[in-house]
RNA sequence: AGAGUCGGCCGGGCAGUCGCUCGGUCACUCUCCACAGGCACGCCGCGAUCGCACCAGCGGCCUGCCUGCGGUGAGUGACCGGGAGGAAAGUCCGGGCUCCACAGGGCAUGGUGCCAGGUAACGCCUGGGGGGCGCGAGCCCACGGAAAGUGCAACAGAAAGCAAACCGCCGAUGUCGGCCGCAUCUCCGGAUGCGGUUGGCAGGUAAGGGUGAAAGGGUGCGGUAAGAGCGCACCGCGCGGCUGGUAACAGGCGUGGCACGGUAAACCCCACCCGGAGCAAGACCAAAUAGGAACCCAUCAGUGUGGCCCGCACGGGGUUCGGGUAGGUCGCUAGAGGCGCGCGGUGACGCGCGUCCCAGAUGAAUGACUGUCCUCGACAGAACCCGGCUUACAGGCCGGCUCUGCAC
Numbered sequence: 001a002g003a004g005u006c007g008g009c010c011g012g013g014c015a016g017u018c019g020c021u022c023g024g025u026c027a028c029u030c031u032c033c034a035c036a037g038g039c040a041c042g043c044c045g046c047g048a049u050c051g052c053a054c055c056a057g058c059g060g061c062c063u064g065c066c067u068g069c070g071g072u073g074a075g076u077g078a079c080c081g082g083g084a085g086g087a088a089a090g091u092c093c094g095g096g097c098u099c100c101a102c103a104g105g106g107c108a109u110g111g112u113g114c115c116a117g118g119u120a121a122c123g124c125c126u127g128g129g130g131g132g133c134g135c136g137a138g139c140c141c142a143c144g145g146a147a148a149g150u151g152c153a154a155c156a157g158a159a160a161g162c163a164a165a166c167c168g169c170c171g172a173u174g175u176c177g178g179c180c181g182c183a184u185c186u187c188c189g190g191a192u193g194c195g196g197u198u199g200g201c202a203g204g205u206a207a208g209g210g211u212g213a214a215a216g217g218g219u220g221c222g223g224u225a226a227g228a229g230c231g232c233a234c235c236g237c238g239c240g241g242c243u244g245g246u247a248a249c250a251g252g253c254g255u256g257g258c259a260c261g262g263u264a265a266a267c268c269c270c271a272c273c274c275g276g277a278g279c280a281a282g283a284c285c286a287a288a289u290a291g292g293a294a295c296c297c298a299u300c301a302g303u304g305u306g307g308c309c310c311g312c313a314c315g316g317g318g319u320u321c322g323g324g325u326a327g328g329u330c331g332c333u334a335g336a337g338g339c340g341c342g343c344g345g346u347g348a349c350g351c352g353c354g355u356c357c358c359a360g361a362u363g364a365a366u367g368a369c370u371g372u373c374c375u376c377g378a379c380a381g382a383a384c385c386c387g388g389c390u391u392a393c394a395g396g397c398c399g400g401c402u403c404u405g406c407a408c
Stems, first nucleotide, its partner, number of pairs: 001404010012373007020083011032071002035068006042061005085379001089390002092388005097278004110273004114128005129143001130141004144269002149267002151263002166209002168205003173202013217235006236258001237256004242251003282330004292321006302314004337356008374377001
């Protein structure tokens, strides 16, 4: 310098004007409450009596009005301060919180699935083991069980699950022929037997070819008619000890010629986990109208029941109470919180100290315009909160590490 890999961070800046929302302080106006004072109406007592009524005055009580002070709430104005994200998203996991259900246990459904640790918890994270990819830094893996059982395997192929024999190889053994040689017999034409060679059949084989995702271990030597774990060595695999490791697992020894093919995000088996619904959860205050309950007043008309009468029920007015709706308040943001330092740990993380307060709306705010600068600005917007995962994203910054080339 080029190529790559992992981790962390930022997500237009500045200034001005006008708005929106939340909080605080102050001023003004209004509502309500409490206290103090004043006034007015009414009532009671004294005055004041033999008794009653009325009037002046004094005291008390109730109601209303006014003034002052304090508080609550609302509105307006001024000033000060805060105001979207790394994903606020998908709503896929896990938890807090709330209500409902629940003696305990089991089954089913669903989920998770190498080992250890972290955590409030997890399907997340960290470290480790195993497998795969990459020269490497590093990346990827749903990674329990196929000698409990069931199922499945299209097409191709001879054969796909108590394996099979298409081409090829062989044909030792058995058998049917041809040719050659030798021996014996002979009616001299041949016949029989043995040996060699050659063609076929029965048959052997699983090395090689071919089919397939997959063909019942691999390589080599021996062996054989040709072959084959048939025998042997090494590798792999199964089984049993040993050693190391908390464990997953690794190493090594002995043993078995190899039985037990694949598939479990197929049923299934094993181990572990799980009650349901969700802030429109839920709690409180509480109109008007309608309906409900209790009590009181009225007891007439009418309706229903019934053939009719009585009776019963409904039907009128008032007061009180309770439930619910509209509306309002709380839940609502100080939290498994952020930042800094120290300590423990390989790490995830934990502990301690200091410091900070950082949206809280409910038709739902976080914006608009102007100027200016630059690298010309992506994906996208809270709605109870938090930990994760996944997905989207213009561009930029910082750091660790790897490979290649060059220079010293």

Model confidence (mean pLDDT): 78 of 100. Bacterial RNase P class A from a Pseudomonadales bacterium, 408 nucleotides, folded computationally. A source record names the gene rnpB. Lineage of the source: Bacteria > Pseudomonadati > Pseudomonadota > Gammaproteobacteria > Pseudomonadales. Its Rfam family is "Bacterial RNase P class A". About the family: Ribonuclease P (RNase P) is a ubiquitous endoribonuclease, found in archaea, bacteria and eukarya as well as chloroplasts and mitochondria.